[in-house]
Context: one part of a larger RNA
Molecule: small-subunit ribosomal RNA, central domain
Organism: metagenome
RNA sequence: UUGGGCGUAAAGAGUCCGCGGGUGGCUUGAUGAGUUGUUUCUCAAAGACUUCGGCUCAACCGAAGGAAGGGAAGCAAUACUGUCAAGCUUGAAGAAUGCAGGGGCUACUGGAACUGUCGGUGUAGGGGUGAAAUCCGUUGAUAUCGACAGGAACGCCAAAGGCGAAGGCGGGUAGCUGGGCAUUUCUUGACACUUAGGGACGAAAGCUAGGGGAGCGAAAGGGAUUAGAGACCCCUGUAGUCCUAGCCGUAAACUAUGCUCGCUAGGGAGAUGGUCUUUUAGAUUGUCUCUCGUAAGCUAACGCGUUAAGCGAGCCGCCUGGGGAGUACGGCCGCAAGGCUAAAACUC
Numbered sequence: 001u002u003g004g005g006c007g008u009a010a011a012g013a014g015u016c017c018g019c020g021g022g023u024g025g026c027u028u029g030a031u032g033a034g035u036u037g038u039u040u041c042u043c044a045a046a047g048a049c050u051u052c053g054g055c056u057c058a059a060c061c062g063a064a065g066g067a068a069g070g071g072a073a074g075c076a077a078u079a080c081u082g083u084c085a086a087g088c089u090u091g092a093a094g095a096a097u098g099c100a101g102g103g104g105c106u107a108c109u110g111g112a113a114c115u116g117u118c119g120g121u122g123u124a125g126g127g128g129u130g131a132a133a134u135c136c137g138u139u140g141a142u143a144u145c146g147a148c149a150g151g152a153a154c155g156c157c158a159a160a161g162g163c164g165a166a167g168g169c170g171g172g173u174a175g176c177u178g179g180g181c182a183u184u185u186c187u188u189g190a191c192a193c194u195u196a197g198g199g200a201c202g203a204a205a206g207c208u209a210g211g212g213g214a215g216c217g218a219a220a221g222g223g224a225u226u227a228g229a230g231a232c233c234c235c236u237g238u239a240g241u242c243c244u245a246g247c248c249g250u251a252a253a254c255u256a257u258g259c260u261c262g263c264u265a266g267g268g269a270g271a272u273g274g275u276c277u278u279u280u281a282g283a284u285u286g287u288c289u290c291u292c293g294u295a296a297g298c299u300a301a302c303g304c305g306u307u308a309a310g311c312g313a314g315c316c317g318c319c320u321g322g323g324g325a326g327u328a329c330g331g332c333c334g335c336a337a338g339g340c341u342a343a344a345a346c347u348c
Stems, first nucleotide, its partner, number of pairs: 003320004007302002012316001014201004020195004025088007033081002035077009049065006091191001092188003095184005103177007110154001114150008125136002162169002206247006215241002220236004258315006266292012297304002321348003330341004
């Protein structure tokens, strides 16, 4: 490479957009490039194959014959692919009218709790634990009432519920803005799918600069525990956690399951639309989510099973024994931390 694979054995890129590339709906006509048939020429001899023959056989040698396959040209065919032309509406997109939503961004704003400061009441404890101690408190703590300040997060609603490509998104109001779904079947008329390279987004932690800092809390200190305790428990507590601007680009970024399209029994539940009916309600039809777990089928088994891991098609990514190693070296990126790409010796 061929092949076989990628839920859990090695293997789906964290996600999306998208140039080139690959692939591409229905009908008619043209063309005849691909494709198919046929004819001719050609692919020296030797060799290979078949038959016959010569050395006593064989090896070896001689003679005859026949392809398969490749290249070129001519003629013919036109289903499929391509190209050109014309058309269609079911794929796709748009329009109109509605609908649901923690989708995103910005500004303003609310209450509970917490901590602090001030003031009132009040007096000897409080706090913490398995038990304690460190710690706080007569310079008046804890408790309680009032006022003020500050920062962060939004209880109930709340759900197996919703939205988003993923990461993720939850107090309220307003503004700006993205996507989805239904109905009408009105418009365009294949405008589509996928995507190497490329680009954008991307939890937490971390980094740079400037703010902010209530609570929590790596590091650090102290108290315990213990043989020891660099821990688990307790008291403190710095970075950080928050905001603005800019980096980083990784996660068990998980459904460990790439995207798109078609087909293949069902039952139950939920969200959100439409239609119909004898409008408590029922029937039916879309989109989305969850579950049962089944027929068929698949699977090494577990299990999957219309949300497929079934049956097919298109395109991309990835795997090829364990360790060495996601490492070294080189390159690219980064302020750094490091990231991406990615071996070999050796060894079992």